The prediction has a mean pLDDT of 85. Predicted 3D model of a 72-nucleotide RNA (transfer RNA) from a Thermoleophilia bacterium. The sequence was found in a public genome assembly. The organism belongs to Thermoleophilia, within Bacteria.
RNA sequence: GGGCAGUUAGCUCAGCGGGAGAGCGCUCGCCUCACACGCGAGAGGUCGCUGGUUCGAACCCAGCACUGCCCA
Numbered sequence: 001g002g003g004c005a006g007u008u009a010g011c012u013c014a015g016c017g018g019g020a021g022a023g024c025g026c027u028c029g030c031c032u033c034a035c036a037c038g039c040g041a042g043a044g045g046u047c048g049c050u051g052g053u054u055c056g057a058a059c060c061c062a063g064c065a066c067u068g069c070c071c072a
Stems, first nucleotide, its partner, number of pairs: 001071007010024004018055001026042005048064005
């Protein structure tokens, strides 16, 4: 330098154009003498950045950034 894959909650990951989600973790409540387990509720997100397409973009397109792998 070229190619491919990835980037979404604190962590691991879903979500192939219209509601942003799950598990774990965290907080509160219930339960218990207490803790754990269990049950219920809640908080937490500029969907890597910038632009474009579209009535509408996490999703499609372009460029850039970062991470991993391969080639040179």